[in-house]
Molecule: c-di-GMP-I riboswitch aptamer
Organism: Desulfobulbaceae bacterium
RNA sequence: ACCACGAAACGGCAAACCACCUGAAAGGGUGGGACGCAAAGCCACCGGCCUACGUUUUCGGCAACGAAAAUAUGGUAGCGGGGUUGCCGAA
Numbered sequence: 001a002c003c004a005c006g007a008a009a010c011g012g013c014a015a016a017c018c019a020c021c022u023g024a025a026a027g028g029g030u031g032g033g034a035c036g037c038a039a040a041g042c043c044a045c046c047g048g049c050c051u052a053c054g055u056u057u058u059c060g061g062c063a064a065c066g067a068a069a070a071u072a073u074g075g076u077a078g079c080g081g082g083g084u085u086g087c088c089g090a091a
Stems, first nucleotide, its partner, number of pairs: 005089002012037002017032006035078001041084003045081003048076003054071007
């Protein structure tokens, strides 16, 4: 130095909830706030999960429209796998 590992130390991030903004929604952003996290830094490549504007189908209806189902091009990295970068250094 590197890999594995995670005692200690310096620190770091920030769940739920609240306020405001944004989005059709899931969700996201900012501030407060800490449940936790050794990658809870970053990346949607794989699986899972969430949502359904739009699209398709079905039902009702003269129609307008309403309802239901399916569907990701939307999301989740704090669901897991994977990729990548990184602080410290006891056993």